Predicted 3D model of a 72-nucleotide RNA (transfer RNA) from a Patescibacteria group bacterium. It matches the Rfam family "tRNA". Rfam classes the family as a transfer RNA. Its family is annotated with triplet codon-amino acid adaptor activity in the Gene Ontology. Model confidence (mean pLDDT): 82 of 100. The sequence was found in a public genome assembly.
RNA sequence: GGGUUGAUAGCUCAACGGUAGAGCAGCUGACUUUUAAUCAGUAGGUUCAGGGUUCGAAUCCCUGUCGACCCA
Repeated sequence: GGGUUGAUAGCUCAACGGUAGAGCAGCUGACUUUUAAUCAGUAGGUUCAGGGUUCGAAUCCCUGUCGACCCA
C1' cells in the first nucleotide's frame, strides 16, 4: 500500500429495513440470626463519528477514527 472484518447497556454478546434485547454486574424486596446462595421485581442506550438512500436505518451505501486478521 491492497483486501477481509469488527465497534450496540458497566462487562460479554444478540438483534428480517418496522417499539434496541439477553446473560453477568448494579439497585429494591422476599427468604435467612447475619452474610452468601436462591427467588421476584426494577433501573440502565446519542447503536464509534459524519453524510447519503428510504415512509422508516443498529441493519443498506460513502467517508473518517480505532482494533483484529490476510497478502505484498